[in-house]
RNA sequence: UGAAUCUUAUGGCAAACUUAUUGAAAAAUAAGGACGCAAAACUAUGGGUCUAAUGAUAUCGUGUCAAUGACUGCCAGGUUGCAUCA
Numbered sequence: 001u002g003a004a005u006c007u008u009a010u011g012g013c014a015a016a017c018u019u020a021u022u023g024a025a026a027a028a029u030a031a032g033g034a035c036g037c038a039a040a041a042c043u044a045u046g047g048g049u050c051u052a053a054u055g056a057u058a059u060c061g062u063g064u065c066a067a068u069g070a071c072u073g074c075c076a077g078g079u080u081g082c083a084u085c086a
Base pairs, nucleotide, nucleotide: 001086002085003084012037013036017032018031019030020029021028022027035073041079042078043077045076046075047074048071049070050069054066055065056064057063058062
């Protein structure tokens, strides 16, 4: 520098669930815990998904719509990178 993810790793990450905290919620963080992961590292750029405090609208109750709130462990794009092989 290139390749592929078949194999390998006293190493790395950590789903569900539980507890605590924050939050309107979605969800996040910490501890425990491992379903999985070779980018399950970073990035909300495009698509997608979740939520609706707030706003709009109809309204008896209440419903509907909209991210400015989230998700990268949904799919692409961008950036970086371990082991292995050449």